Background
c-di-GMP-I riboswitch aptamer from a Candidatus Melainabacteria bacterium, 75 nucleotides, folded computationally. The organism belongs to Candidatus Melainabacteria, within Bacteria.
RNA sequence: AACUGACAAAGGCAAACCACAAGGAAUUGUGGGACGCAAAACCACAGGCCCAAAAAGGGCAGCUGGGUUACCAAA
Numbered sequence: 001a002a003c004u005g006a007c008a009a010a011g012g013c014a015a016a017c018c019a020c021a022a023g024g025a026a027u028u029g030u031g032g033g034a035c036g037c038a039a040a041a042c043c044a045c046a047g048g049c050c051c052a053a054a055a056a057g058g059g060c061a062g063c064u065g066g067g068u069u070a071c072c073a074a075a
Stems, first nucleotide, its partner, number of pairs: 004073002012037002017032006035062001041068003045065003048060004
């Protein structure tokens, strides 16, 4: 350094739901709240799903794959 991830240590994030706000909607933000998460940090490149009557367009990174970055360290 890489692979890997524990009855280790320090921490981190925050599902559902509720309140308020934005949006046509999916959904998103803030606060509360924890189902869980070793990348549940970031990226919409591919697949998939959702919104949109359809197109255009938008959304989901906590759906799968891929890319980039990162704390600690047992086996």
The sequence was found by an Rfam model in a public genome assembly. Its Rfam family is "c-di-GMP-I riboswitch aptamer". Rfam describes the family as follows. GEMM was predicted in a large-scale screen for bacterial structured RNA regulatory elements. Rfam links the family to the GO term cyclic-di-GMP binding.